[in-house]
RNA sequence: CAAAGCAAUGGCGAUGGGGUUCGCCUUAUAACCGCCCCUGGGGCUGAUGACUCCUCCUAAGCG
Numbered sequence: 001c002a003a004a005g006c007a008a009u010g011g012c013g014a015u016g017g018g019g020u021u022c023g024c025c026u027u028a029u030a031a032c033c034g035c036c037c038c039u040g041g042g043g044c045u046g047a048u049g050a051c052u053c054c055u056c057c058u059a060a061g062c063g
Stems, first nucleotide, its partner, number of pairs: 010025004016054006034044004
């Protein structure tokens, strides 16, 4: 690198980890891989699917 086999005490939900919860996928060829203008480019939001805690980054104030 390629092929084959196995698959729920499983995997996935636009950037990390824990807990809770919701949804989705399982023919493993899957679920998933953001939005807008627009076309070989420009712009925007967010560490969450949701809630919460921690961590990372950024800004402001205080010591």
A computed fold for a 63-nucleotide RNA from an Alphaproteobacteria bacterium, annotated as Fluoride riboswitch aptamer (crcB RNA motif).
The organism belongs to Alphaproteobacteria, within Bacteria.
Its mean pLDDT, the model's own confidence on a scale to 100, is 76.